[in-house]
Context: one part of a larger RNA
């Protein structure tokens, strides 16, 4: 100087407390361990691995296994031998890859010798490796933590390591600011600058809108017309403790109030200091060393990654009446669409099919929002709860749904009556609850992930305790 303490002081955080909803019990989905297997490819391992890499494993993917084949190679560059002339098509064998054979064709330049491009072939340099080492590395990422810290120059103090500044008194979300001060300044962080949302003004009205005027329809901005309003997207204003009162050291600041759409960082996001964990990744990529070279490379078929005594994590659906079923009837936002989205119509009980208007989309489509509201039935039961499992019949995608896809219909109708010890999330448009969209994608095991809006709470104004963190101080046989 640090680190540590079942030392002290101060402070903070959904850390506890106060609340609301879960997990742990059930069924299923998914990941992991274990076991099994020819193979169940590999990685991730307390927090910070376990719906993680994977934003799509039937083939492909695919890295694994079995079998079949191949060796200058699927791919790059250069040289070399012989031949053909790019290419097309057919036959045999085969699961395919491949192997063997037949027919046909013929590019550019040309000094008509040939040369070049391309293909096959011989040989050589070499290619190749998702082989190994993340404890040789770059890059990227997680974590402490959006915690308030981490440092430097000059000066001063100390023999020196080092200290001071950065401590102290206030204050803040903050090393934020003020005062004080052997320190004076500065940098990286904090804040601000950026995006978004909340109010108003202005510019502009099409594909958007429709108040007033006219026309018109069963109806509809449907038409003339208008750009007021909503909205869209450019520009601007607005919030700064600016104003008032109080407290405070005349400070910084804090408390209350006015005005205001918004008030003390208005809400949300992007943004992550010096560093820590030899943290993670050699399987995104790049890369040193090592290993391999008729194989640890490459091609193909089939299988596997989907196994199943068991255990754990994360979720979904429930156990019902604040509910289930059923008829009617409202109101979103954000997205996507050309090898695409697909309306009306018709067929089907349905999944779906036929057909195809319109739309590179503020124009058309996906598109029905759902919870809600208004009626009806159920009457507390393993039920009109719950939907697992299984049988049968169909539909769709795709070369192909046996291993191993999704959907529909009929039948079947399991466990489950609120879950032990324990444990998680959340402080406001949040939790809870309800649906909608997208990426990946032929299809889909999505209940995942990332977004969007609808309805919309309770509790806390405390810091004794648990956990983690910051500053000061103290002890130490630790570095």
């Nucleotide at each position: 100087u640090g680190a540590c303490g079942g030392g002290g002081g101060c402070u903070c955080a959904c850390a506890c407390a106060a609340g609301c909803g879960g997990u742990g019990g059930a069924g299923c989905a998914u990941g992991u361990u274990g076991u099994u297997c020819a193979a169940u490819u590999c990685g991730a391992a307390g927090c910070a691995a376990c719906g993680c890499g994977a934003a799509g494993a039937a083939c492909c993917u695919u890295a694994c296994c079995u079998g079949g084949g191949u060796u200058u190679g699927a791919c790059a560059u250069g040289c070399u031998u012989g031949g053909g002339c790019u290419g097309g098509u057919c036959c045999g064998u085969g699961a395919a890859a491949g192997c063997g054979g037949g027919c046909u064709u013929u590019c550019u330049u040309u000094u008509c010798g040939a040369a070049g491009a391309c293909c096959c072939u011989u040989g050589c340099a070499c290619a190749g490796g998702u082989g190994u080492u993340g404890c040789a590395u770059g890059g990227c990422u997680g974590u402490c933590g959006u915690c308030a810290g981490c440092u430097c120059g000059u000066g001063u103090c100390g023999u020196g390591a080092g200290a001071u500044g950065u401590c102290g008194g206030g204050u803040u979300a903050a090393g934020u600011c003020c005062c004080a001060u052997a320190a004076c300044g500065a940098g990286c962080g904090a804040a601000a600058c950026c995006c978004u949302u909340g109010u108003c003004c202005u510019u502009a009205g099409u594909u958007g809108c429709c108040a007033g005027c006219g026309g018109g329809u069963u109806a509809a901005g449907c038409c003339g017309g208008g750009c007021a309003c909503u909205u869209u997207a450019g520009g601007g204003a607005g919030a700064c403790u600016g104003c008032c009162g109080g407290u405070g050291u005349u400070a910084a600041a804090c408390c209350g109030g006015a005005g205001g759409a918004a008030g003390g960082u208005g809400g949300g996001g992007a943004c992550g200091a010096c560093g820590u964990c030899a943290a993670g990744u050699c399987a995104u990529c790049a890369u040193g060393g090592c290993c391999u070279u008729u194989a640890u490379g490459c091609c193909c078929a089939g299988g596997g990654c989907u196994a199943c005594a068991a255990a754990c994590g994360u979720g979904c659906u429930a156990c019902a009446a604040u509910g289930g079923c059923u008829g009617g009837u409202a109101c979103a936002a954000a997205g996507g669409g050309a090898g695409g989205c697909a309306a009306g119509a018709c067929c089907g009980a349905g999944a779906g099919g036929u057909g195809g208007a319109g739309c590179a989309a503020a124009u058309c489509c996906c598109a029905a929002a759902a919870a809600g509201c208004c009626g009806g039935c159920c009457c507390c039961a393993g039920u009109u709860c719950g939907g697992a499992u299984u049988g049968g019949g169909g539909g769709c995608u795709g070369c192909a749904a046996c291993u191993c896809g999704c959907c529909c219909c009929c039948a079947u109708g399991a466990a489950g009556u609120u879950g032990g010890a324990a444990u998680c999330g959340c402080u406001a448009g949040u939790a809870a609850u309800c649906g909608c969209g997208g990426a990946u994608c032929a299809g889909c095991c999505a209940c995942g992930c990332c977004g969007c809006g609808g309805u919309g709470a309770a509790u806390g104004u405390g810091u004794u305790c648990c956990u983690g963190a910051g500053c000061c101080u103290u002890g130490u046989a630790c570095a």
A computed fold for a 479-nucleotide part of an RNA from a metagenome, annotated as small-subunit ribosomal RNA, 3' major domain.